[in-house]
RNA sequence: AAAUUUUUUAUGGAGAGUUUGAUUCUGGCUCAGGAUGAACGCUGGCGGCGUGCUUAACACAUGCAAGUCGAACGACGAAGCCGAGCUUGCUCGGCCGAGUAGUGGCGAACGGGUGCGUAACACGUGAGUAACCUACCCCGGACAUCGGGAUAACAGUGAGAAAUUACUGCUAAUACCGAAUAUCCUGCAAACCCCGCAUGAGGGUUGCAGAAAAGGUCUGCCGGUUUGGGAUGGACUCGCGGCCUAUCAGCUUGUUGGUGAGGUAACGGCUCACCAAGGCACUGACGGGUAGCCGGCCUGAGAGGGUGACCGGCCACAUUGGGACUGAGAUACGGCCCAGACUCCUACGGGAGGCAGCAGUGGGGAAUAUUGCACAAUGGGCGAAAGCCUGAUGCAGCGACGCCGCGUGGAGGAUGACGGUCUUCGGAUUGUAAACUCCUGUCGUAAUCUAUUAAGGGAAACUGAAUCGAUUACAAGAAAGGACCGGCUAACUACGUGCCAGCAGCCGCGGUAAUACGUAGGGUCCAAGCGUUAUCCGGAAUUAUUGGGCGUAAAGAGCUCGUAGGUGGCGUGUCGCGUCUGAUGUGAAAACUAUCGGCUUAACCGGUAGCUUGCAUCGGGUACGGGCAUGCUAGAGUAUGGUAGGGGAAACUGGAAUUCCUGGUGUAGCGGUGGAAUGCACAGAUAUCAGGAAGAACACCAAUGGCGAAGGCAGGUUUCUGGGCCAUUACUGACACUGAGGAGCGAAAGUGUGGGGAGCGAACAGGAUUAGAUACCCUGGUAGUCCACACCGUAAACGGUGGGCACUAGACGUCGGGACUUUCUAUGGUUUCGGUGUCGCAGCUAACGCAUUAAGUGCCCCGCCUGGGGAGUACGGCGGCAACGCUAAAACUCAAAGAAAUUGACGGGGAUCCGCACAAGCAGCGGAGCAUGCGGAUUAAUUCGAUGCAACGCGAAGAACCUUACCAAGGCUUGACAUAUAGUGGACAGCUUCUAGAGAUAGUUGCCUUCUUCGGACUGCUAUACAGGUGGUGCAUGGUUGUCGUCAGCUCGUGUUGUGAAAUGUUGGGUUAAGUCCCGCAACGAGCGCAACCCUUGUUCUGUGUUACUAACAUUAAGUUGAGGACUCACAGGAGACUGCCGUAGUUAAUACGGAGGAAGGUGGGGAUGACGUCAAAUCAUCAUGCCCCUUACGUCUUGGGCUUCACGCAUGCUACAAUGGCCGGUACAGAGCGCCGCAAUACCGCAAGGUGGAGCUAAUCGCAAAAAGCCGGUCUCAGUUCGGAUUGGGGUCUGCAACUCGACCCCAUGAAGUUGGAGUUGCUAGUAAUCGUAGAUCAGCAACGCUACGGUGAAUACGUUCCCGGAUCUUGUACACACCGCCCGUCAAGUCAUGAAAGUCGGUAACACCCGACGCCGGUGGCCUAACCUUUUGGAGGGAGCCGUCUAAGGUGGGAUUGGCGAUUAGGACUAAGUCGUAACAAGGUAGGCGUACCGGAAGGUGCGGCUGGAUCACCUCCUUU
Repeated sequence: AAAUUUUUUAUGGAGAGUUUGAUUCUGGCUCAGGAUGAACGCUGGCGGCGUGCUUAACACAUGCAAGUCGAACGACGAAGCCGAGCUUGCUCGGCCGAGUAGUGGCGAACGGGUGCGUAACACGUGAGUAACCUACCCCGGACAUCGGGAUAACAGUGAGAAAUUACUGCUAAUACCGAAUAUCCUGCAAACCCCGCAUGAGGGUUGCAGAAAAGGUCUGCCGGUUUGGGAUGGACUCGCGGCCUAUCAGCUUGUUGGUGAGGUAACGGCUCACCAAGGCACUGACGGGUAGCCGGCCUGAGAGGGUGACCGGCCACAUUGGGACUGAGAUACGGCCCAGACUCCUACGGGAGGCAGCAGUGGGGAAUAUUGCACAAUGGGCGAAAGCCUGAUGCAGCGACGCCGCGUGGAGGAUGACGGUCUUCGGAUUGUAAACUCCUGUCGUAAUCUAUUAAGGGAAACUGAAUCGAUUACAAGAAAGGACCGGCUAACUACGUGCCAGCAGCCGCGGUAAUACGUAGGGUCCAAGCGUUAUCCGGAAUUAUUGGGCGUAAAGAGCUCGUAGGUGGCGUGUCGCGUCUGAUGUGAAAACUAUCGGCUUAACCGGUAGCUUGCAUCGGGUACGGGCAUGCUAGAGUAUGGUAGGGGAAACUGGAAUUCCUGGUGUAGCGGUGGAAUGCACAGAUAUCAGGAAGAACACCAAUGGCGAAGGCAGGUUUCUGGGCCAUUACUGACACUGAGGAGCGAAAGUGUGGGGAGCGAACAGGAUUAGAUACCCUGGUAGUCCACACCGUAAACGGUGGGCACUAGACGUCGGGACUUUCUAUGGUUUCGGUGUCGCAGCUAACGCAUUAAGUGCCCCGCCUGGGGAGUACGGCGGCAACGCUAAAACUCAAAGAAAUUGACGGGGAUCCGCACAAGCAGCGGAGCAUGCGGAUUAAUUCGAUGCAACGCGAAGAACCUUACCAAGGCUUGACAUAUAGUGGACAGCUUCUAGAGAUAGUUGCCUUCUUCGGACUGCUAUACAGGUGGUGCAUGGUUGUCGUCAGCUCGUGUUGUGAAAUGUUGGGUUAAGUCCCGCAACGAGCGCAACCCUUGUUCUGUGUUACUAACAUUAAGUUGAGGACUCACAGGAGACUGCCGUAGUUAAUACGGAGGAAGGUGGGGAUGACGUCAAAUCAUCAUGCCCCUUACGUCUUGGGCUUCACGCAUGCUACAAUGGCCGGUACAGAGCGCCGCAAUACCGCAAGGUGGAGCUAAUCGCAAAAAGCCGGUCUCAGUUCGGAUUGGGGUCUGCAACUCGACCCCAUGAAGUUGGAGUUGCUAGUAAUCGUAGAUCAGCAACGCUACGGUGAAUACGUUCCCGGAUCUUGUACACACCGCCCGUCAAGUCAUGAAAGUCGGUAACACCCGACGCCGGUGGCCUAACCUUUUGGAGGGAGCCGUCUAAGGUGGGAUUGGCGAUUAGGACUAAGUCGUAACAAGGUAGGCGUACCGGAAGGUGCGGCUGGAUCACCUCCUUU
């Protein structure tokens, strides 16, 4: 390390979509889960258990929610009983006594509600009180003796509307008061014991002083007083814990402490007098905002996060604010007083009220219930008890608000019914689903019973709100919906719609074939619910303790010093704070988890155990961290000796160069640029020589060399001064590292004051460039740059990399020092310490890359980040003279923004190569006339298509009619054409005559008057399906074609490399026309292309010779004929050319060059052949075809017209401009084609076109057919001509039904422009260009000068690849990928939204100062009033009202603070469809870009100064790697 087994513990963790052409990463947004006091939409059968104003602590009608005791007391007293009198139904007396108001006692401080306030000892948790109280209750001790004076009720007299109240008189008590007694108690004094850290507590002893009581009922008890203890409940104090904000940094005067006094149940500044000057705070005081706290609840694997409904504990509050009284207890929800607001009553004088108790009403709101029943149970108050009271509570009602349970039927049933939907028309599906048959009865309905009841309560009697259970009958009878179906995410089709209507959680869907909208069918998921919305947790490791990061993605402060803090070397001892372990107390109950049990089950409820992770105390342990003590020297520092250096400051000083001044020489330009101009210069510049002045900067040395913390530092000398390194090992003994705040330093620009000012040079001016040019270029030039002093405090202040320590392969340079060694020295070698570089292993990284100078492996400390934009902005604060700096949000908006790398494409990037691409040539085009095509214009129509190359003599290899698609007019409607069915009729068909008409068409004459296998064929009419469309969409398509391009490329399999997209192969060195071949190589092979195979041409051979040929023989006018098989030629088949041979070069290669031979030489010439793909390229009008559209017309027929127009522009050609020529005469030589609806000879006629006529030929036989340029001879003589032939007039020929629009040709006449063509541009490299004729297709004829073929004559030039164009390969940059016709910035204009500023205006909140000051407590008090006690009859003690004072709520006045709303106007921002102006950025983006700063400009922006590379390209230097 792996496997297996055993034991123990634990029950617990899922992802997906979206940035890109694709990839990896970073990073946000979104989704799937669970939950809720919920609400809304659609739907809704039953039951159980729960739960229900989250908003206005807004206002409240009405009823109820706290009373009870006659066994505390007096009075009144119904009914009843007893007795007496007797007038016999009345009176009197007594007993008992329902009940009533009052005195008195207890309760009313509980229970119930709400969450305003409160950030606090309010709450939680754990302690303390030796600083305290406690009615009723429990256990003890000791008592209860003797007296007294009043008062309510009541009666009488009054006041008032009422609420209420005044006076007089009578009376009781467990009401009130006095005296006695005093175990214990309390106070004072004295001394003692014991305990405690202490203030002090506890216990005795002695003396003095003070303080009690109440009775009731009637024999059971209940009460009363004092005191000790307990229990319960409270009060106070303390440790610890839990919100946001520093854009709140300083707060505090009773404040902090002391002494004394007062006050309290009690400690205490709690209050007061005096004294001192403290107290709190970055471990967040003070201020602001928000909020009841907790057990718990939701979520989560957990750690956490959110929350505080219901239930339980605590707190606070009761219309707002203040106050005390009573009482054991309140500063009192249903008590009192006062003030404010509001409401109500009123006789206007004055009074009454408080639902945040239960119901209920209005209001607010998305939203939350009945003015119910009962004290039967549980509990509470009073009472001796019966009992009374209890909206606490128990129950019921309403609400699918939640959780749980049940049901809406079960079994059979295929013709796979009807209907619906889809369809490839066969079928599939809905679907055993239904119908139909049999069965059952949860639930429901109705009736009845248990029941004068069960559970429960109570000693029993008895009571018992609500409810539970059972039986019978009935009949499948009453009971299913919601959302979704593009991906995430389970589930698909049709129709409608056509970027509209709409959907949408994110990505996104919809522009005529939408699985994404709406509807339907089908399906999926849940189910009495289903969806949506809102909120919380999760997923999100997306605040990261568990568990993240900072070179380039967001993120290292510009640098250093240093305070607090955090962390800290080796050894010993000690303590036991942290830490570990055991125990004790507590951690309420409920909840949660496990298990057991009770409701038929479950939810729900109960029992037991666990949990409560915490806090406190006690015991034990002491390794590690910590405290204390004592040592050590490895960290750190000091000392001594050396040493390198642009380290810093000041003073002095040097030469070169620039400019200026003076003088000399000297003469016409200088200067500047891409080219120019502005500028300077004959008043003498530039140039040159000499002298002088001034300021600034320091060539060479000079270097990935040195120094410094960074910024930065460079001529030389001197003075002062900081730090480093090396060596020695003497000293100190952890003195260390980091460093929040803080302090200092800090390029350039900029600011202030004073100097200085040569050069350079923002701004500015002028000149250019340009469409413009507020720029780049040029000429000038101010601030500034320089110095001194003082500010500013920022940079791409960068290694884009914080500091320190330790560890982890090496190789090669270089700088400073040391040691050893070599050498006579110079020097070399080995090694060590410190710095500075390059490459590289492991490792790390998303990759790029880093790699002992880490971005590796670890530790310590600090700073910073958390999607993009808004924004480093606003507001506030601090700093600054200012410019500005530091700190630093939100609303709103987007679904991305971004990093690295990949493949392409692109570059006014680079390298290499090719091509009639340029160059060298030849001939043209562009100018003229004409032809043809196109655009435009015109038109009734001028049909349609093609539009850079790659449309334009193109589709069209033939527009007079036809063609023809267009226009006008006239006709037809199952149709001009096809198929089928049904009915009907058989010459209606075909040929032919005539009439009307422009014709289609209509009518009409004659001939014929069917065939048949009896099915029918053929044909007309009627009807229905359908025909038809050159109508639309080439952006729905097939097929075909163009183009890059006959360019050399395009790919695949396996392997390998990379996380991956991808790469490798296919790159590299050579070579080729070629990815052609060779060599090398993590590649090895293969495919489509290249080449070859095919056709043709060039040489030759063989075979065959007719219609071809004719050397020899014969013959003729003539290969005409005989003959021949030699030649030419034709046909067929072979051979031949392969760098094969030689030489040179090259890698012993591929190959190149030269040569030989050869008809031909390096693919011999030409053709056919067109890889993967690109252009939504072209074509729906060749054809085919989806969908849409038309159907008495967008179909079809006909006549005529048009496609042939014509101010104009373009393209392609022809003919020319002449003498290398025109004209005339003569004369020579091809090839390839075509011909019976044809080619046509000889002959004759015509000037000719042509005509007459018709030999021959179905073609190597005959014909078209004359080839032309050429050659020979003549003429013309440089002219608008004997060039040129347009145009026009006249006359003809031919084709055709027909030449008017609109044919070709001939003859005569006419005789235009044009004298070689501007800018520009095209073709061509050899039998080519140029030039000359010939033929064919189409075709009646022809517009043909076009197109396609054929031969004749037959050149010039290529040094070469710098440049233009196109292409290929490699490489580089990229912000592009619809791929540069790309992307993209800013102003301006329009609209919408949120925000800032703003004269002001309207509020809120908390304080402060002063004024006024209710009620009330406390204090004072002359006079007044006064039952109990004492005196003695007069007073006293005591009490009371009144008055005064301190404090004090509300109110008023005032100036401030803070916060919010509105606000003319204004500023920037965000978004919006195609608006305007420019082109800033991305490529060297066309002036490399960006940072800081300053100035300027419509705007992007430009320029100056300094620094950066996150700049391409070329060159050089240095270093490294390999050989």
This is a predicted structure of a 1523-nucleotide RNA (small-subunit ribosomal RNA) from an uncultured Actinomycetales bacterium. RNAcentral holds the sequence, with entries from ENA and SILVA. Model confidence (mean pLDDT): 82 of 100. Its Rfam family is "Bacterial small subunit ribosomal RNA". Its family is annotated with structural constituent of ribosome and ribosome in the Gene Ontology.